[in-house]
Context: one part of a larger RNA
């Protein structure tokens, strides 16, 4: 000077408390440990690993295992020789590959050759998801969106260093004010950026439809430029105004006006640093190691195993519900090797035919919870749907290991969950559906979108984390 204290003072945070809903019990999904295995590839491991890398393992991916193969190599540059490139095809084989057959003679040219590409040979070399994240760059997590971290000059101290940055108030904030041997400044805070909420201007098509006319009753047509909306530009909020408190300050409390009020809501944005935190398997890279193999190709298998343990989720245990019929209202997105209306066939998954649409035009598309009516009457049930049998659909060379979906049958555990533990303060929790990325196919995950829409906060003694002074 820091750090630490079951020392003190002050202050904050869903930290506790007050509430609401969960997890921990069940079944299943998924990740991990362990075990097993020829292999179950590798990494991530308190918070900050465990629906994590993986925005999607049947082959491929794929790095693992078994077997079959190659050795200048699957990929790059350089040299020599030969052939245009390229396409079709036979036999053997699991394929990689091996041995053949046929078609084909292009472009530029100074007629030597060259460009592009294939094969053969030789050597420099290629190659490595091999090791070291404790050799590294880059990127990331975390404390923490916490309010801090520093510097120049001056002053004080022998010096380490202090001062400033402490103090009195105040703030979300080292935010601002006042004081002060300090005066200034930088990185952070805030603001500038995006979005949402209100209004105005401009512009009306594919969007809109108040008034007028037509009408097949569909904004459909004529038309309109009002409204909604779209998307470009602006305006608005600043403690600006009033009153009170306060040191006459900063500020706080209340009020008016206002769509919005004291940071209006949300996002992006993460100081100096900490954890030899994570990543050599995104990539890059030092060193070390392999070089007829630790490189490369192929087929099949594995990553999907299963006495068990844990994490994260989904579905339930029901009547605020289940089932059946009728009926209403979104937002944000995607679409050409695509979205596919509509009609017909099928109980259905789906199939057949095809209109429209590179989309404010067509389409995915049915929003669901909700509302109305009927039924069930507390039961392991008309709850719950695991599991299993049978029959199918679709994608794809191919669903055996190992896909999703449909129909018929089957109908397990489960009657609200011990100790313990998690999230959330408002359009939030809870609940309801919709879309997208990845993707041939394959979400209960992830990322977004809207619908319905609460309860509670006395307070800071205690638990956890953090800030300032001592």
């Nucleotide at each position: 000077u820091g750090a630490c204290g079951g020392g003190g003072g002050c202050c904050c945070g869903c930290a506790c408390a007050a509430g609401c809903g969960g997890u921990g019990g069940a079944g299943c999904a998924u990740g991990u440990g362990g075990u097993u295995u020829a292999a179950u590839u590798c990494g991530a491991u308190g918070c900050a690993a465990c629906g994590c890398g993986a925005a999607g393992a049947a082959c491929c991916u794929u790095a693992c295992c078994u077997g079959g193969u190659c050795u200048u190599g699957a990929c790059a540059u350089a040299c020599a020789g030969a052939g245009a490139a390229u396409c079709u095809u036979g036999u053997a084989g699991a394929g990689a590959u091996a041995c053949g057959a046929g078609a084909g003679u292009g472009c530029c040219u100074u007629c030597g050759g060259g460009a592009a590409u294939u094969c053969u040979g030789a050597u420099a070399c290629a190659g490595g998801u091999g090791c070291u994240g404790c050799a590294u760059g880059g990127c990331u997590g975390u404390c923490g969106u916490c309010a801090g971290c520093u510097c120049g000059u001056g002053u004080c101290g022998u010096g380490a260093g202090a001062u400033g940055u402490u103090g009195g108030g105040u703030u979300a904030a080292g935010u601002c004010c006042c004081g002060c041997a300090a005066c200034g400044a930088g990185c952070g805070c805030a603001a500038c950026c995006c979005u949402u909420u209100u209004c105005c201007u401009u512009a009306g098509u594919u969007a809109c439809c108040a008034g007028c006319g037509a009408u097949u009753u569909g904004g459909u047509c004529g038309g309109g430029g009002a409204c909604u909306u779209u998307a470009a530009g602006g305006a608005u909020a600043c403690u600006g105004c009033c009153a009170g408190u306060g040191a006459c300050a900063a500020a706080c409390c209340g009020g008016a006006g206002g769509a919005a009020g004291g940071c209006g809501g949300g996002g992006a944005c993460g100081a100096c640093g900490u954890c030899a935190a994570g990543u050599c398997a995104u990539c890059a890279u030092g060193g070390c190691c392999c070089u007829u193999a630790c490189g490369a190709c192929c087929a099949g298998g594995g990553c999907u195993a299963c006495a068990c343990a844990c994490g994260u989720g989904c579905u339930a245990c029901a009547a605020u519900g289940g089932u059946a019929g009728g009926u209403a209202c979104a937002g944000a997105g995607g679409g050409c090797a695509g979205c596919g209306a509509c009609a017909c066939g099928g109980c259905g998954a789906c199939g057949u035919g095809u209109a429209g649409c590179g989309a404010a035009u067509c389409u995915c598309a049915a929003a669901a919870a909700g509302c109305c009516u009927a039924u069930c009457g507390u039961a392991g049930u008309c709850c719950g749907g695991a599991u299993u049998g049978g029959a199918g659909u679709c994608u794809g060379c191919a669903a055996c290991u190992c896909g999703a979906c449909u129909c018929c049958a089957u109908g397990a555990a489960g009657u609200c969950g011990g100790a313990a533990u998690c999230g959330c303060u408002a359009g939030u929790a809870a609940u309801c559906g919709c879309g997208g990325a990845u993707c041939a196919g394959a979400a209960u995950g992830c990322c977004g979108c809207g619908g319905u829409g609460a309860a509670u906060a006395c307070g800071u003694u205690c638990c956890c984390g953090g800030g300032c002074c001592u």
Small-subunit ribosomal RNA, 3' major domain from an uncultured bacterium, 470 nucleotides, folded computationally. The prediction has a mean pLDDT of 85.